This is a predicted structure of a 1479-nucleotide RNA (small-subunit ribosomal RNA) from a metagenome. The sequence is in RNAcentral, with records from SILVA. Its Rfam family is "Bacterial small subunit ribosomal RNA". Its family is annotated with structural constituent of ribosome and ribosome in the Gene Ontology.
RNA sequence: AGAGUUUGAUCCUGGCUCAGAACGAACGCUGGCGGCGCGCCUAACACAUGCAAGUCGAACGAGCGAGAGAGAGCUUGCUUUCUCAAGCGAGUGGCGAACGGGUGAGUAACGCGUGAGGAACCUGCCUCAAAGAGGGGGACAACAGUUGGAAACGACUGCUAAUACCGCAUAAGCCCACGGCUCUGCAUCGAGCAGAGGGAAAAGGAGCAAUCCGCUUUUAGAUGGCCUCGCGUCCGAUUAGCUAGUUGGUGAGGUAACGGCCCACCAAGGCGACGAUCGGUAGCCGGACUGAGAGGUUGAACGGCCACAUUGGGACUGAGACACGGCCCAGACUCCUACGGGAGGCAGCAGUGGGGAAUAUUGCACAAUGGGGGAAACCCUGAUGCAGCGACGCCGCGUGGAGGAAGAAGGUCUUCGGAUUGUAAACUCCUGUUGUUGAGGAAGAUAAUGACGGUACUCAACAAGGAAGUGACGGCUAACUACGUGCCAGCAGCCGCGGUAAAACGUAGGUCACAAGCGUUGUCCGGAAUUACUGGGUGUAAAGGGAGCGCAGGCGGGAAGACAAGUUGGAAGUGAAAUCCAUGGGCUCAACCCAUGAACUGCUUUCAAAACUGUUUUUCUUGAGUAGUGCAGAGGUAGGCGGAAUUCCCGGUGUAGCGGUGGAAUGCGUAGAUAUCGAGAGGAACACCAGUGGCGAAGGCGGCCUACUGGGCACCAACUGACGCUGAGGCUCGAAAGUGUGGGUAGCAAACAGGAUUAGAUACCCUGGUAGUCCACACUGUAAACGAUGAAUGCUAGGUGUAGGAGGUAUCGACCCCCUCUGUGCCGGAGUUAACGCAAUAAGCAUUCCGCCUGGGGAGUACGGCCGCAAGGCUGAAACUCAAAGGAAUUGACGGGGGCCCGCACAAGCGGUGGAGUAUGUGGUUUAAUUCGACGCAACGCGAAGAACCUUACCAGGGCUUGACAUUGAGUGAAGGGACAAGAGAUUGUCCCCUCUCUUCGGAGACACGAAAACAGGUGGUGCAUGGCUGUCGUCAGCUCGUGUCGUGAGAUGUUGGGUUAAGUCCCGCAACGAGCGCAACCCCUAUCCUUUGUUGCCAGCACGCAAUGGUGGGAACUCAAAGGAGACUGCCGCGGACAACGCGGAGGAAGGCGGGGAUGACGUCAAGUCAUCAUGCCCCUUAUGUCCUGGGCUACACACGUACUACAAUGGGAUGGACAGAGAGCAGCGAAGCCGCGAGGCCAAGCGAACCCCAUAAACCAUCUCCCAGUUCGGAUUGCAGGCUGCAACCCGCCUGCAUGAAGUUGGAAUCGCUAGUAAUCGCAGGUCAGCAUACUGCGGUGAAUACGUUCCCGGGCCUUGUACACACCGCCCGUCACACCACGGAAGUCAUUCACACCCGAAGCCGGCAGGCUAACUUUUAUGGAGGCAGCCGUCUAAGGUGGGGGCGAUGACUGGGGUGAAGUCGUAACAAGGUA
Repeated sequence: AGAGUUUGAUCCUGGCUCAGAACGAACGCUGGCGGCGCGCCUAACACAUGCAAGUCGAACGAGCGAGAGAGAGCUUGCUUUCUCAAGCGAGUGGCGAACGGGUGAGUAACGCGUGAGGAACCUGCCUCAAAGAGGGGGACAACAGUUGGAAACGACUGCUAAUACCGCAUAAGCCCACGGCUCUGCAUCGAGCAGAGGGAAAAGGAGCAAUCCGCUUUUAGAUGGCCUCGCGUCCGAUUAGCUAGUUGGUGAGGUAACGGCCCACCAAGGCGACGAUCGGUAGCCGGACUGAGAGGUUGAACGGCCACAUUGGGACUGAGACACGGCCCAGACUCCUACGGGAGGCAGCAGUGGGGAAUAUUGCACAAUGGGGGAAACCCUGAUGCAGCGACGCCGCGUGGAGGAAGAAGGUCUUCGGAUUGUAAACUCCUGUUGUUGAGGAAGAUAAUGACGGUACUCAACAAGGAAGUGACGGCUAACUACGUGCCAGCAGCCGCGGUAAAACGUAGGUCACAAGCGUUGUCCGGAAUUACUGGGUGUAAAGGGAGCGCAGGCGGGAAGACAAGUUGGAAGUGAAAUCCAUGGGCUCAACCCAUGAACUGCUUUCAAAACUGUUUUUCUUGAGUAGUGCAGAGGUAGGCGGAAUUCCCGGUGUAGCGGUGGAAUGCGUAGAUAUCGAGAGGAACACCAGUGGCGAAGGCGGCCUACUGGGCACCAACUGACGCUGAGGCUCGAAAGUGUGGGUAGCAAACAGGAUUAGAUACCCUGGUAGUCCACACUGUAAACGAUGAAUGCUAGGUGUAGGAGGUAUCGACCCCCUCUGUGCCGGAGUUAACGCAAUAAGCAUUCCGCCUGGGGAGUACGGCCGCAAGGCUGAAACUCAAAGGAAUUGACGGGGGCCCGCACAAGCGGUGGAGUAUGUGGUUUAAUUCGACGCAACGCGAAGAACCUUACCAGGGCUUGACAUUGAGUGAAGGGACAAGAGAUUGUCCCCUCUCUUCGGAGACACGAAAACAGGUGGUGCAUGGCUGUCGUCAGCUCGUGUCGUGAGAUGUUGGGUUAAGUCCCGCAACGAGCGCAACCCCUAUCCUUUGUUGCCAGCACGCAAUGGUGGGAACUCAAAGGAGACUGCCGCGGACAACGCGGAGGAAGGCGGGGAUGACGUCAAGUCAUCAUGCCCCUUAUGUCCUGGGCUACACACGUACUACAAUGGGAUGGACAGAGAGCAGCGAAGCCGCGAGGCCAAGCGAACCCCAUAAACCAUCUCCCAGUUCGGAUUGCAGGCUGCAACCCGCCUGCAUGAAGUUGGAAUCGCUAGUAAUCGCAGGUCAGCAUACUGCGGUGAAUACGUUCCCGGGCCUUGUACACACCGCCCGUCACACCACGGAAGUCAUUCACACCCGAAGCCGGCAGGCUAACUUUUAUGGAGGCAGCCGUCUAAGGUGGGGGCGAUGACUGGGGUGAAGUCGUAACAAGGUA
C1' cells in the first nucleotide's frame, strides 16, 4: 500500500466481499512448563448454609470468678464468713456502624466532565490558639418478684450507678436586637472597634505522683460535604407547540444555607425551529480499541463521581443517612406456627438452583498494606495479602544438538527409467533448558510476629528419556498430485466448483502457514475519499426545488479614525493518580513493576498587538436605485370589429351514386344524396407575413382596433450614497388532463356502438359518437414543468450569423465600412470531462448563498400527519431480496433502418418435382432380429464402387475358452495332403501318403500340437476427451501483422474516401509506411499454328491389287498420336475518364479484354460429421460384450416423406432400310468368325496383356410404310406358363428371354427445383463395384435451343453508415395476468398484554399543625394542689399502594383480504429493445 466481482472487451460510477489490528469472549480439534494479569456481558432472577462490624471494665452498677489474705466452726482438712482480686462479662453509657465491599436497575439530569462562585452554608474524630469545668437534683435498664404468649416478644410492681438525664451559678469569647465610629466590595451587603440590654456551658477516668486521656465555650486551619452558574454531553420533526406553582413580585414559614422549597395575596408571564414538549436508548469520566491523522466505536478490569440495595412510600437517630448486613408502613414472594401471630431480604465473600453459547473454591491468613474501637495489651476486618480452578489473554522456555547415503525399509506418484518423503529415520557421539529424586534454602520484617511456603532460588544424581498440533493448498493468497464420487454426496468469505479424466467435494501422499496453540463464529475500527472538516458530488451514472417575491439566517464595495468580541503572542492557575510516550532502573530476558521527564492539543484569569473579520463614527461613488431623453416587442387584462374555411338550415340546377380503404364494409342517397349556385345561422381557430425572429420569472404568448397596465434596452451622468446577493419556513404564479356551478357546442374527440383486420383484436384502419375541448367564477398544483444544466458577481484567445439601440467615418442623403452595449444562434482554442461533449449564454478559473444525492429491487409503496369536493397531491419508511443495477464509448452480430454492389437471387425463358406405376433411401409400425451411423440448407439412389451363403456388425440354436489373430519361455513333433464315417455344420473319429531347410553337428529357422502363464480379442461406450480426414458458409473477397500515429482504455488508423474491377484488381487521395495468408498468375485439359517423330495410326501425289477393304509397295504432305514451342499483352487506333486506373467502339486475329473448363478452398464458424475406414486417452466385458458354425434377418408393410426411372403419346408408337462418335475396359479376362436356338443363350474356337484383337450394331437422326386421337398399335405395372445364366446353393431373396395377361395414368392442388451456350433439354455409349445382380454413381460424345427489360421485390453474400436493453449474439433479449410452493409485510370485526398522563374514591406508616377530656419524676409555687412542659390518644393537610372511569401510545394475535419478493424446464398472449413491425 491494495485486491476480487457488472462487460465479448474498455473506461467510469457504484455497491458487495477479502487481506490488518483488537476482545471480560464462545465453539471445534489439540494440549509440556513457568511468570504476570483476567474470569455471570444473560435473570437488578430466587436463594439453603457459613462468614463479611465491632470495640471499650482506664465511663457505670450487678453477676461469675482462678488466686491471695484474715476470721469462724470443728470431724486438721473440710465447711463457711469477710476483705482483696487477675480475668470473663449480659445490661447502661461512649465511639464506630454514613467508611470499606457490591451492582449499573433507574437517570438525557448541574447526573457527569471542565472552569468559576458561595459576602447564601455545615463539618464528628485531627491540628493551632483563647477561656473554663462551681454547686445540686430526679430517674431508667440490668437485677428481684408477679404475669401474658407456641414463639417472636412483652406487661406490671419494687431496688440501683454513671463520662446517661435535668435545673442553678459564672461568660473571655459566641448568639439576638439597638444606635455610634472606621474600612471594603459589582450589588443585595460585609468586616472591624467600643457601648448598653437579653440568652446559652461543662464529666469525669487512670496513675503514688509527675502527668496523661477525656469534658465545655470560642477562633483559625485541615479534611469531608452542600448549593449556584458558563460551556460541553445520544437518536427521532412520521414528536411543533409546551407550561398553572406555571414565570415574576410582596409577606410569612422552612432549611446548615440561597431559592415557588412551601403557603397567602397580586401581576400574566416563562420556554421553543440556536429544536421546547414528547417518545426511544443510555450510568458519566480519566481512559480503552482502531486510525497516518482528523475521526469512529467503546466505558470489563484499575482510578474519580453518581445512583441503587426484594418493589414503593416514610421519617427517626446522628457531625454526617432518609441508612446494603437499622426502624415503620404498604405490595409480591419464601419460611415457622399451637392458626391467635411471627420471621426474612447475598447487586458483601464463598456456594446453590435457574437463565444462558458462556464465566472459578462453601480454601488459608490477618504475616504485610490499610480501616474501626481502645491509654494500651489487644480484639474485629470474605477490605486486603495469598493459594486453588480455567491456554481466557499477554510474555518467556521446551519438545533435543552434532555427525550420518546402502540416498535402507515402508508410503505416494510414475513417461516404469525413476522421482519424492529425505539427513529425515536407523546408527555413533554429545548436552541437560525442562522433568524426576535427594540436599540446602531466602528477601518480603526497623526488636518480636510469615498465610504464601520447605515457595522462589542454589547444588547433586538420573536419563533423549515424558512433551505437536491446527488450518490451508482454484483466484484473491504462501502452498499439487493420485484415487473415489458423477449437478449426487458435498464445498463456499466473494467470484464460483460438482452433470465420468474435479489442483475447488471426500480420502491419501506431499507442500505451505502459524505454533501450545490453531481454526470457526460474533462484535468494533480500518481498508471505505462508501457521509468527504481534513477529503466527494449533482448535463447523460443517484442527485438543481416547475418559477418568482421575500421575513429570519448566511455572505457582502473604496478611504480614514476609535474599540478590542473573534484572532495572534507572553505570563499565571488548573488540566488528580494510573494509562500512552521518552529516558533510566528492578525481576536471568520479556510480559510485568518502579523512578524521572515530557505530554494531557482543554478551560479560566491577566498583560500586550491591531494586519484581517466584527462593532461604531465620518466620508466616497464604481455595486444598487431614482430622474431625464429615446427605442423595439405574439408581455398582461378588458371591450369591439373582420374575412377565409368546416358543419347545419332554406331555395335553385341536377341524377345515381357518394363516402371510405391496403382492399372492403358499416354509413349517406330515388322521401333526390354527392356535385354546383345563391341567401342565412352558429361556434371555434386566426392561412400567407413567419424567421434556431420577438416578449415574458417560469408556465406561456400570434387576425385587426381601442382603453388600462407590467417589464426590458440604449444614451446622458443631475440625485441618493452600499440602500446589495442569496434565501430554510412563508406567500404568489403555475401546461394539459381532471372537479364544482352556470352558459355554450361548428369542428375535433376519451368512453361507447357498428364495420373491417386477425388464431383472437376489448387495438392499430373506417363510419358514427358523448363527456371534454370554448366562456365566466371557483378548485386541483402536477408534467421528459428539459438546456434533463439553481441564483448572483468577477476574470479567461478568436471567427461568423441574427434582433434592438448609441457613436465614428463617409456622403447631398440612404447604403457600405469601423467601433460599442444588450439579447439570441453556430463553429472553435486553452482549460475541463469517465467519455460524449461544454467552451464568454461554460459543464473553464474563483467567491457567496440555497435545494438535492449516497447500490438495485421492495417504493415514491405502507403507516401517520397536512392539503383537496373527489381524483389525488406533499412529506415518506421498514421487513425481505439480489451481487449487481447503471453511464459513456468500442468491436461484432442483428433490424419488417439507409446507401452502394454481386450471385440462375428475383425477373424473362426452357425443362422438371409435387398427381400415376415402379425402383431406391428414410421415418413410422411390426418382429426373435428387422445390426449400426447420417436429421434444415450441409440426413434421406447418403456410409453401401453393388446384403442369396460370405459380407454381417443383428436374432435363434449348437460349440470353444491362452482362444480365430500377435509376442515371449520350456517341451514334443515337420508342416501338410487325400479318402471314409457321424453330425445341420463347427467339430470329432479312423485309415493312407509324406518325412522340410541350414549347420561350426552343439544347435538354429519356419510350421504344428498339448499343458501353464503373462496376455490376446471387442463393429462394446464416449466424435461433448482426441488425431487424421471431410462437409458448410464459399472460389465469397476477404483475414491479419510489424513499425509509426491517435485514444486514459477497449480499440482506431492502415483496410476508410473518389473512381474502377470478377477480385482488398488497379489508380488517385490520405498519418500512415510496408508486409503476410487469400485474389490473380505459375499446373492440367481444350480452341489456332509451327517444329520434331511416324507404328499398331494416316493416305495427297506415284504404282500394284481387290471382297472395291491403306489390302500391298511406298510416302511423311494431311488427319491423328504425343513431346517441345508460338500465340493474347488493352500491344495498336479512336472516344470517354482526372493527362490515372479503367471503360466503350474498331482494326487485325483461330481466339479480345479472366477465351472456355478443371485442379487449387485464406483467418475462421457450426462442441457440424465420423471411436463402424484407420489411429488413440479413459471407462467397461474376459467359459464372454471374445471366437467358430447352421439357419434366419438387414428384402417385413396400414401408412408418410425424399431422390430417381417409365409414361400419359402423333415434334409420337410400330416396322423395314440406311448414316455419323468420343472415352474407356480386357488373361480366373475380352472373346471375333462359324453352327444351334424366336430369344436369353449354347457349342466350338481364331485373335488380343491391346492406336494392332475384342467388348462394339452407338442412339437420337434420315428415307419409306403403317397407326388417326382412343385408355388406343399410347402406357407398360401386375400375374400365369415355359425357358436361359451365374453360383455349393436363386424358397424366403438374383438377373435375363419367349408367349400370354394389360393396372394406374389423358400433363398433375398448395407449393417447389435446375439451368445463361456447346449451356438447358434430349439421345445413346463406356467404366468402377461385381461369380451373378444398376432406373444408382462416375465419365464420354451426338443433336442442340429460348431468354435476361432490369434490380422494385424474395433468398444468400460483400462494403460503408445508423439504431440497439443483443454478445449462447433475433432460433437474441424480454413484459404482465393466471396456476403452484415458500417468505416477510400492510389492512381488518375484534381479542389480549404493556405503558403514559388525567379525573374521582379509599387512604397505611410518617412529618407538620390542632385539641375537649385522660396520664405525667426533675423546673416553678397561689400548694400537697395548680402552672409551665411532656406523653399516649383523637382530628386535619399532604401522601404510597389499591379501586373505578374515560382517553393516548406501543406491542402480540385475528376469520378474511391486499399488493410485494423468491422459485431449471407450467398457461395465455407479445408490451419494450431495430422505424421492435402503430417511433